[in-house]
RNA sequence: GCAAACCGUUGGAAACGACGGGACGCAAAGCUAUGGGGGCUAAGGUGCUUUCGGUACUACGCCAGCCCGGCCGCCG
Numbered sequence: 001g002c003a004a005a006c007c008g009u010u011g012g013a014a015a016c017g018a019c020g021g022g023a024c025g026c027a028a029a030g031c032u033a034u035g036g037g038g039g040c041u042a043a044g045g046u047g048c049u050u051u052c053g054g055u056a057c058u059a060c061g062c063c064a065g066c067c068c069g070g071c072c073g074c075c076g
Stems, first nucleotide, its partner, number of pairs: 001026002006021006024065001030071003035068003038063003044058006
């Protein structure tokens, strides 16, 4: 210097984000999801079911505080 869980407000179908409070941690907890792997969600789409409500798969939605890499920095 940053700020996990949790709480409040708010955006979102959700995952999750933003702002405020709050500190579990972090010596890059800065940026990159159009570098690679991994994880989360499933609105829409497709299939199944036929009770029209369920259910399975799927990212074009997310996570950089999951790992490696890249970019740009700080200290010695």
Predicted 3D model of a 76-nucleotide RNA (c-di-GMP-I riboswitch aptamer) from a mouse gut metagenome. The sequence is in RNAcentral, with records from MGnify. Its mean pLDDT, the model's own confidence on a scale to 100, is 86.